[in-house]
RNA sequence: CAGCCGGCGCGGAAGAGUUCGCGGCGGCCUCUCGCGGGGCCAAGGCGGCGCCGAAGGAGCAACCGCCCCGGAAACUCUCAGGCCAAAGAACCGCAACCUUUUU
Numbered sequence: 001c002a003g004c005c006g007g008c009g010c011g012g013a014a015g016a017g018u019u020c021g022c023g024g025c026g027g028c029c030u031c032u033c034g035c036g037g038g039g040c041c042a043a044g045g046c047g048g049c050g051c052c053g054a055a056g057g058a059g060c061a062a063c064c065g066c067c068c069c070g071g072a073a074a075c076u077c078u079c080a081g082g083c084c085a086a087a088g089a090a091c092c093g094c095a096a097c098c099u100u101u102u103u
Stems, first nucleotide, its partner, number of pairs: 002103002006098002009094004017049001019048004026041006050083003056079001057077003063071003
């Protein structure tokens, strides 16, 4: 100085119920002298059934290796996560930086 692994910043990034029920943080309307009553909307949360896969996780395996064994997917499973939007998002791109090890 360069490269590999990992991280950081920016951008792109799919799929599947904005379903049903309970509940009611709060808000609105109305009746009443008032207490109080009636109606509507409704957050977080909980439960049911249905569904998605590209956080994570797990399984098989083409293949690879130092071949005892190990590493392995965008395939598979859906524990987790998600099913209006937002957020997140494997993966890809961009520019520089950080760190470990090695050459």

Predicted 3D model of a 103-nucleotide RNA (Glycine riboswitch aptamer) from an uncultured Rhodospirillales bacterium. The prediction has a mean pLDDT of 77. Its Rfam family is "Glycine riboswitch aptamer". Gene Ontology term of the family: glycine biosynthetic process.